[in-house]
RNA sequence: GAUAGAGGUUGCGUGUUUCAUGAGUCGGCAGCCGGAUGUAUCCGGGUACAGGAGAAGGCUGCUAAAAGGGGAAUGCGCCGAAAGGUGCAGUACCUGGAGCUGUAUACUUGGGCAUAGGGCAAACAGCUUUAUGACUGUCAUCAGAGUUUGAUGGGGAGCUAUC
Numbered sequence: 001g002a003u004a005g006a007g008g009u010u011g012c013g014u015g016u017u018u019c020a021u022g023a024g025u026c027g028g029c030a031g032c033c034g035g036a037u038g039u040a041u042c043c044g045g046g047u048a049c050a051g052g053a054g055a056a057g058g059c060u061g062c063u064a065a066a067a068g069g070g071g072a073a074u075g076c077g078c079c080g081a082a083a084g085g086u087g088c089a090g091u092a093c094c095u096g097g098a099g100c101u102g103u104a105u106a107c108u109u110g111g112g113c114a115u116a117g118g119g120c121a122a123a124c125a126g127c128u129u130u131a132u133g134a135c136u137g138u139c140a141u142c143a144g145a146g147u148u149u150g151a152u153g154g155g156g157a158g159c160u161a162u163c
Base pairs, nucleotide, nucleotide: 001163002162003161004160005159008079011078012077013076014075015074016073017072018071019070027063028062029061030060031059032058033057037050038049039048041098042097043096044095045094046093082109083108084107085105086104087103088102089101090100091099110136111135113133114132115131116130117129118128119127120126138154139153140152141151142150143149144148
């Protein structure tokens, strides 16, 4: 350097089907109250448009979703799998930020879990990040043991096997 593998039956990512949640919510129609603001994924500013021939908002009646995220089943790709951070680009009028999508990047992270804080989210689901805790896998060192035990420390650009 090349090839092939291991960590876990809660390893990682993704597609399809289905179920619940989202939600009797957003929205639409009608009536009443209200009385000057409102409209674009969200917030702020601007532009344009709508508005006393009644805006926002509220109540009642009828109607009435969807997406992301989640559970289950099943298939596919894998073991820096992948995720986050940062840079760049796009995002339905312009602009700043957020969110979302794509892309680049050896900047961070061995892996899942629990708890607490922050962020995203309708949410007490979940995701993500930081810290702590035990568990687990692997390597190094030391001390024993007879093929494993304990302690300390490290990381995936690693570890094991073969060439």

The RNA shown here (Lysine riboswitch aptamer) has 163 nucleotides and comes from uncultured Marvinbryantia sp.
RNAcentral holds the sequence, with entries from MGnify.